The RNA shown here (transfer RNA) has 67 nucleotides and comes from uncultured Commensalibacter sp. Rfam family: tRNA. It is annotated as a transfer RNA. The coordinates come from a structure-prediction model, not an experiment, and the mean pLDDT is 81.

[in-house]
Formats: sequence, structure tokens, C1' cells
RNA sequence: CCGUAGCUCAACUGGAUAGAGCACCAGACUACGAAUCUGGGGGUUAUGGGUUCGAUUCCUGUCGGGU
Repeated sequence: CCGUAGCUCAACUGGAUAGAGCACCAGACUACGAAUCUGGGGGUUAUGGGUUCGAUUCCUGUCGGGU
């Protein structure tokens, strides 16, 4: 300094149902695939506690990783 979906990352100074790309699943297309198009599923935001009307965001213990 970092920890958010299987992977890579967003989320502006705390605000409303946490999103994107890739991957995955289904359908369209095709002789069959790939590509492309359409749709869909998937998250205890590392974990415990605190502050607050409200925490991914602030404070703090712990765990893990990097320098």
C1' cells in the first nucleotide's frame, strides 16, 4: 500500500436495487465449430467490533498478499 463475481478492475467527498470487460450457461446463425448477435446466472464487498438515520467507503483488532 492492497484485499469487491471464476479472472482483471470500477463505484466521484458516506446516500437509494454494488457495476463493467473477459470467462461461464442458453438461444439465434452454421453442415459442424469459431466469430458475431440476443438473453441469463453468479457477490456474506477477507473477517470481528465500533461510529452513523445510512458503511464497499470512516475508526479499530485479526488474517492474507505486495514493497